[in-house]
Context: one part of a larger RNA
RNA sequence: CUGGGCGUAAAGCGCGCGUAGGCGGCUUUGUCAGUCGGAUGUGAAAGCCCUGGGCUUAACCUGGGAAUGGCAUUCGAUACUGCAGAGCUAGAGUAUGGUAGAGGGAAGUGGAAUUUCCGGUGUAGCGGUGAAAUGCGUAGAUAUCGGAAGGAACACCAGUGGCGAAGGCGACCUUCUGGGCUGACACUGACGCUCAUGUACGAAAGCGUGGGGUGCAAACAGGAUUAGAGACCCUGGUAGUCCACGCCGUAAACGAUGUCAACUUAGCUGUUGGGAGGAUCUACCUCUUAGUAGCGUAGCUAACGCGAUAAGUUGACCGCCUGGGGAGUACGGCCGCAAGGCUAAAACUC
Numbered sequence: 001c002u003g004g005g006c007g008u009a010a011a012g013c014g015c016g017c018g019u020a021g022g023c024g025g026c027u028u029u030g031u032c033a034g035u036c037g038g039a040u041g042u043g044a045a046a047g048c049c050c051u052g053g054g055c056u057u058a059a060c061c062u063g064g065g066a067a068u069g070g071c072a073u074u075c076g077a078u079a080c081u082g083c084a085g086a087g088c089u090a091g092a093g094u095a096u097g098g099u100a101g102a103g104g105g106a107a108g109u110g111g112a113a114u115u116u117c118c119g120g121u122g123u124a125g126c127g128g129u130g131a132a133a134u135g136c137g138u139a140g141a142u143a144u145c146g147g148a149a150g151g152a153a154c155a156c157c158a159g160u161g162g163c164g165a166a167g168g169c170g171a172c173c174u175u176c177u178g179g180g181c182u183g184a185c186a187c188u189g190a191c192g193c194u195c196a197u198g199u200a201c202g203a204a205a206g207c208g209u210g211g212g213g214u215g216c217a218a219a220c221a222g223g224a225u226u227a228g229a230g231a232c233c234c235u236g237g238u239a240g241u242c243c244a245c246g247c248c249g250u251a252a253a254c255g256a257u258g259u260c261a262a263c264u265u266a267g268c269u270g271u272u273g274g275g276a277g278g279a280u281c282u283a284c285c286u287c288u289u290a291g292u293a294g295c296g297u298a299g300c301u302a303a304c305g306c307g308a309u310a311a312g313u314u315g316a317c318c319g320c321c322u323g324g325g326g327a328g329u330a331c332g333g334c335c336g337c338a339a340g341g342c343u344a345a346a347a348c349u350c
Base pairs, nucleotide, nucleotide: 004321005320006319007304008303012318014201016199017198021194022193023192025088026087027086028085029084030083031082033081034080035077036076037075038074039073040072041071042070049065050064051063052062053061054060091191092188093187094186096183097182098181099180103177104176105175106174108172109171110154115149116148117147118146119145120144121143125136126135162169163168206247207246208245209244210243211242215241216240220236221235222234223233258317259316260315261314262313263312267295268294269293270292271291272290273289274288275287276286277285278284299306300305323350324349325348332343333342334341335340
């Protein structure tokens, strides 16, 4: 190089954007670089192979032929690829009318609840557990009524519902803003796909500075349990959780399934957003399209299962895998305030 793979056996980067590169729609003209064919030259001899000859044979020697991946020059072919020109509209995009949505940023507002404080009523318990105790309470708790403060989260609606590239997003209103879907047609005319390096985003925890702190709660303390209890249970409780700005860059970041496109004896059922048609016109039916679910045919699969949202049949490009442990470690480098992250071995051993 050829070859095999990546849902669960090792293996899809957490996810986008995008450079180089790779690949790329239809028609036509030119060119002839790739590609294909012919000729000429070269491709030393020996050897190998084929076929003759010579030593009594063989090894060995010797004649002839073939072969020699190729390379160069030259003459041609023009389907495909490339390059150059012209054109097209089916890919892609723009404009325009609609439309659904927890998509994102900022500002403001609201009610329920918890806690604390103030005041009223009221009296001996409350709380907690398997049972208790620590704890709180006659300095008046728990309960109950009224008022105030403060912080965090938004019950019902709520749905294998919606939106987003992923992480993720859920009270209401205003404002700024991204994307999708859809109807008619109008325009641009291949402007496309993928993407090493790069770069933006990226849950939770953690870190820095300054705020905030209701509830919850690592650590910690106490009470129990127990042989012990560094736990599970209980009473407390600090970081943290919240906000602003700046870092970190990892997760079972999962559909454990890369992105894009095309195709398919097959279908059925639900649901969300559009569009069209029909009706006995609020509600229903049919068709279609973009999602999202449940089954299932062919096919695939080691099986489980997947099955038009493929793990089916193919194409383009990228990433990754190659026995277990050692080890996602050491060393080096890069990044980080640190924690640590990224890249990534070997000895040895089974």
Predicted 3D model of a 350-nucleotide part of an RNA (small-subunit ribosomal RNA, central domain) from an uncultured prokaryote. Rfam family: Bacterial small subunit ribosomal RNA. The full RNA is in RNAcentral, with records from ENA.